[in-house]
Molecule: small-subunit ribosomal RNA
Organism: uncultured Bacteroidota bacterium
RNA sequence: ACGCUGGCGGCAGGCUACACAUGCAGUCGAGCGAGGUAGCAAUACCUAGCGGCGGACGGGUGAGUAACGCGUGGGAACGUACCCUUUGCUACGGAAUAGCCUCGGGAAACUGGGAGUAAUACCGUAUGUGCCCUUCGGGGGAAAGAUUUAUCGGCAAAGGAUCGGCCCGCGUUGGAUUAGGUAGUUGGUGGGGUAAUGGCCUACCAAGCCGACGAUCCAUAGCUGGUUUGAGAGGAUGAUCAGCCACACUGGGACUGAGACACGGACCAGACUCCUACGGGAGGCAGCAGUGAGGAAUAUUGGUCAAUGGGGGCAACCCUGAACCAGCCAUGCCGCGUGGAGGAAGACGGCCCUAUGGGUUGUAAACUCCUUUUGUACGGGAAUAAUAGCGCCUACGUGUAGGCGUAUGAAGGUACUGUACGAAUAAGGAUCGGCUAACUCCGUGCCAGCAGCCGCGGUAAUACGGAGGAUCCAAGCGUUAUCCGGAUUUAUUAGGUUUAAAGGGUGCGCAGGCGGCCCUAUAAGUCAGUGGUGAAAGUUUGCGGCUCAACCGUAAAAUUGCCAUUGAUACUGUAGGGCUUGAAUAUGGUAGAGGUAGGCGGAAUGUGUAGUGUAGCGGUGAAAUGCUUAGAUAUUACACAGAACACCGAUUGCGAAGGCAGCUUACUAUGCCAUGAUUGACGCUGAGGCACGAAAGCGUGGGUAGCGAACAGGAUUAGAUACCCUGGUAGUCCACGCCGUAAACGAUGAUUACUGGUUGUGUGCGAUAUACAGUGCGCGACUGAGGGAAACCAUUAAGUAAUCCACCUGGGGAGUACGUUCGCAAGAAUGAAACUCAAAGGAAUUGACGGGGGCCCGCACAAGCGGAGGAACAUGUGGUUUAAUUCGAUGAUACGCGAGGAACCUUACCUGGGCUUAAAUGUAGAGUGCAUGGCUUGGAAACAGGCCUUUCCUUCGGGACUCUUUACAAGGUGCUGCAUGGUUGUCGUCAGCUCGUGCCGUGAGGUGUCGGGUUAAGUCCCAUAACGAGCGCAACCCCUAUCGUUAGUUGCCAGCGGGUAAUGCCGGGGACUCUAGCGAAACUGCCGGUGUAAACCGAGAGGAAGGUGGGGAUGACGUCAAAUCAGCACAGCCCUUAUGUCCAGGGCUACACACGUGUUACAAUGGCCGGUACAAUGGGCAGCUACCAGGUGACUGGAUGCUAAUCUCCAAAGCCGGUCUCAGUUCGGAUCGGAGUCUGCAACUCGACUCCGUGAAGUUGGAUUCGCUAGUAAUCGUAUAUCAGCAAUGAUACGGUGAAUACGUUCCCGGGCCUUGUACACACCGCCCGUCAAGCCAUGGAAGCUGGGGUACCUGAAGUACGUAACCGCAAGGAGCGUCCUAGGUAAA
Repeated sequence: ACGCUGGCGGCAGGCUACACAUGCAGUCGAGCGAGGUAGCAAUACCUAGCGGCGGACGGGUGAGUAACGCGUGGGAACGUACCCUUUGCUACGGAAUAGCCUCGGGAAACUGGGAGUAAUACCGUAUGUGCCCUUCGGGGGAAAGAUUUAUCGGCAAAGGAUCGGCCCGCGUUGGAUUAGGUAGUUGGUGGGGUAAUGGCCUACCAAGCCGACGAUCCAUAGCUGGUUUGAGAGGAUGAUCAGCCACACUGGGACUGAGACACGGACCAGACUCCUACGGGAGGCAGCAGUGAGGAAUAUUGGUCAAUGGGGGCAACCCUGAACCAGCCAUGCCGCGUGGAGGAAGACGGCCCUAUGGGUUGUAAACUCCUUUUGUACGGGAAUAAUAGCGCCUACGUGUAGGCGUAUGAAGGUACUGUACGAAUAAGGAUCGGCUAACUCCGUGCCAGCAGCCGCGGUAAUACGGAGGAUCCAAGCGUUAUCCGGAUUUAUUAGGUUUAAAGGGUGCGCAGGCGGCCCUAUAAGUCAGUGGUGAAAGUUUGCGGCUCAACCGUAAAAUUGCCAUUGAUACUGUAGGGCUUGAAUAUGGUAGAGGUAGGCGGAAUGUGUAGUGUAGCGGUGAAAUGCUUAGAUAUUACACAGAACACCGAUUGCGAAGGCAGCUUACUAUGCCAUGAUUGACGCUGAGGCACGAAAGCGUGGGUAGCGAACAGGAUUAGAUACCCUGGUAGUCCACGCCGUAAACGAUGAUUACUGGUUGUGUGCGAUAUACAGUGCGCGACUGAGGGAAACCAUUAAGUAAUCCACCUGGGGAGUACGUUCGCAAGAAUGAAACUCAAAGGAAUUGACGGGGGCCCGCACAAGCGGAGGAACAUGUGGUUUAAUUCGAUGAUACGCGAGGAACCUUACCUGGGCUUAAAUGUAGAGUGCAUGGCUUGGAAACAGGCCUUUCCUUCGGGACUCUUUACAAGGUGCUGCAUGGUUGUCGUCAGCUCGUGCCGUGAGGUGUCGGGUUAAGUCCCAUAACGAGCGCAACCCCUAUCGUUAGUUGCCAGCGGGUAAUGCCGGGGACUCUAGCGAAACUGCCGGUGUAAACCGAGAGGAAGGUGGGGAUGACGUCAAAUCAGCACAGCCCUUAUGUCCAGGGCUACACACGUGUUACAAUGGCCGGUACAAUGGGCAGCUACCAGGUGACUGGAUGCUAAUCUCCAAAGCCGGUCUCAGUUCGGAUCGGAGUCUGCAACUCGACUCCGUGAAGUUGGAUUCGCUAGUAAUCGUAUAUCAGCAAUGAUACGGUGAAUACGUUCCCGGGCCUUGUACACACCGCCCGUCAAGCCAUGGAAGCUGGGGUACCUGAAGUACGUAACCGCAAGGAGCGUCCUAGGUAAA
């Protein structure tokens, strides 16, 4: 300031230099004349003008100013009206002039001429102690009177006080992308000027002066006491009040005066406004009010001189928008109130909930009693007042001092106070997700909105809006803006620089900073005492005054500072003297790819010549370009060229860094060691500066074998301006000159001292030695203490300290732009801002991921067998269609899935027709036997009517059941599987997932669970800061394979007997099979080998079975917001004559097409015909049915057994024989026609089956893809659930026949463990870069227009000073002209 709200009082505070209408500012008649008014007059009064004093104070504002402007402390060369003190004087003259009068000009402002006049106005003379000047002879220079008798004045001089001018030390914003500035500049001498010093001015002389301790320039700014914040140090600030400065429309310059270069004075120029008769004039609110404009925003055209203060006056008095008061404003600070006590049926109402009830609002209200601050009404009523004046009195010295009386109040009838009345007149604002005190409901549904930061809102929002409640503050409450704090986040107190921002690429070195041991002096720093100053106010403390407080008064303290003076001398400084340990030197050794220049060498490569030799060479993942019959490549010999130096060679050595490698010579530099000889602190660091400085690049001239940017060609690729290949120019090399940068890295500045160990190595010294102790200087590794965010560093520190330098302060913009310097250029150095984000970053952790690595597993690949993908059909899905084709499932993990059975029903869908407490059920009350049943009308039925009849049990009380009616509970396959429970799929039957305690880590976490082996397995063993444990694995459970035992009916039949055409048919039997209970059996137990062990190997033994025997059930922590609201349950929402419910018909069965899963085939390992053999599981009374009869058959008609180890459903491949002979067939069976059977209320849409006929596609299936490792695949049938029947070729089980192959783990897919990288964590289906599109923001460019400032040049007013022959004047002097100079004009940037 804004929004909402508002009872009272006290004290404070209240527009930006934009433009301003109107009002508000002198006094003296005791200086002067003149005029006027009143009066008869005396006289009183007024004042235009001259004159005096004051208008330089008070009041306003902060534009300018970075300065002696301000602050503080000093200083000498000055002035000072009025005031005080002291001394002296105040004499005599003169000439004018305004006003007045008169004549003019002009619209006005104003002004010209003439006549005449006064003074405390002006001038001369005299005096002049003291004063000023002086060449010490002298010279200069004052005054004013008034009125009345007492005062007020005047002049000179000295002193004081006050105020002011000037000088100096120190302090006083930012920028170096402003580094050089300065000619009156710095100083001197003479002169001038001033109140006074001074280049202030001038002449001459000298060449200085300022500057990295920041000059100059630019930007910004009034300074201070103070204010605010802070623990302080600091930071920010300069409102009110007080001190100083500056300014007064803008700019300039002077006059007067004691004082001004003057806010309400004058002059000039400019802009603006106003008046005008167009000739010319007037003005300056940053004084008080007020107006317009601007702005988010800042007040009354008020009262009074009563007090305080100021000016004039002898005084009365006058003036005073200074001041004192009042008015407006919650703008701030302070105080008071809006009531107090009691009062539970915890009222009504509101809100919430788990709602027949509870909670909260809430003692709150009502109600009872009380009080009266405030309010209203009526009364009383201040202090501030003391002087001066007048009158009287007193004291002394006719003037002062004191006393008494009298007069004087704007604020104001205000403050204060008395009485009466009556709870009466008085509460809001913000907030309630966290930070931050305060929670629920409804509405809304990423909408509307909120938001200071994090962030809320996508249907259950404590975050939006409303409500209820709560919290905080309170006449205020919130918001916004600004400052300090928190922020040790600029670090003086008090930070950092390996990797987070940050060590200069390296050295030398001027200035600067810092500096070894001892003694002496000094006293600058330092320390102490004393004195002065540090204005008041403010802050702090004590006391006091307003009822308290705010506020005010008074006293003290503080003011950490500056100056002066006296002392102390440890430390620092300064001066002097000494020392040797720092540093350097000397002598003697020693080391090395240290540097520069020259010489020499061999290998390789290329080229040339010649020979041998023949068809390719070369190159790659594979190729091609390229070379080659004109003879390549290869090979031999000779020659030439340039560049680089294999082996030695290393964790090596040297150098300040960059860097340095064949051998050798010369020159040159360095380190280290020994001696302790010499010097005697000579040292360390080092801003600027100078030098060196890889590679690339640049210039000039050489050189060019190989390599090789650019370029060309060939490949690769979607493309390939790349990676690969063939060529190849600059360049690489040399000399000279530039460049000056690198991940110039140890990402670690230099120097010094100190602080544990172990170990390797280079090179010295050290008894003779290459041994070994020891002792130096280097180069490395490991580990302590300590440090560190950690990683890590650790005597070569990143430890502990000291000195100096450099650098950093969120990310991006950006090491960019501009400017400057350097460079031939490339570019380098220095180095911002706007804007934008809420992060960017470091180290480490756990996961996940990798076309990273290691180990391992799985029908994962490979090896095989059989399929799918092509055909027809079945079935599911998509799509399309439809009135409807109900809904769900959709990569793996949807698609013969929910559905284990859609003709009606199912059914949820569509069309049409009905019902509305309802279709069902329950409870309670009442009634009834009208119910049921039969008949019948309409209708498609539901439904709507009509007629007849009247239930069962009974202990006779009643009960059961049905119906009617009433009441209470409805119903929904409607939505959300992303609100849920439960269940399920998948990773995956993969071997994993965790915990306790301990230990490690600041922590996240780690360890255990890692390592070495082993396993199907985190299975086990060994090792081990881990020791144990849990969920998983395994085992325990079921089936199956062997045996024993028990028990034998419906099962079995060896032996005995009986019987039949035949059959366990019968007596009997338990031996066997079998049935089903209980047991046994297998454990790497035994043997051999390997191994520490676990374990593995051995077609081992034994055994029915051998290394989890086979199969099943069993699915860890978790993942996929996986699936399901339509199985069920459940929260919320939605519908309620309908989204509920009943019925009929239709649909879910549609059909151009696409996909999945299957069936049947394409045939001879086969089809067809005839004969013949062997299962297991399971089912059966609304059922399975032997058997008999009929029918070609589906089936039908009889009949019997079986509620089942009893009866029954009940096999096929196979085997034997025959036929077909490779064809669209005796393969294949779709499709269609006809005739039937069965189920069912009903087979049209829309069932299955049978018979006759018809006889489609299809001749083994592209890319691709699926299953399977043994009783498995393949193949063959059988049974069952659902079910009236069946679309079943599906699903779930059962048995029969019964293979092939696995070298192996490179590759594909999935998984496990360890490790590694990561900028991923929604976790690679991740993250992320750039253009483009649209909109927005900031900035730029261009065109037009325009403001301010600076510079150069031109012209140049007023005015001061100065100069000046002509004109005026006798002269003094003046006019005029000139010099200096503001505004102005022009020009370019």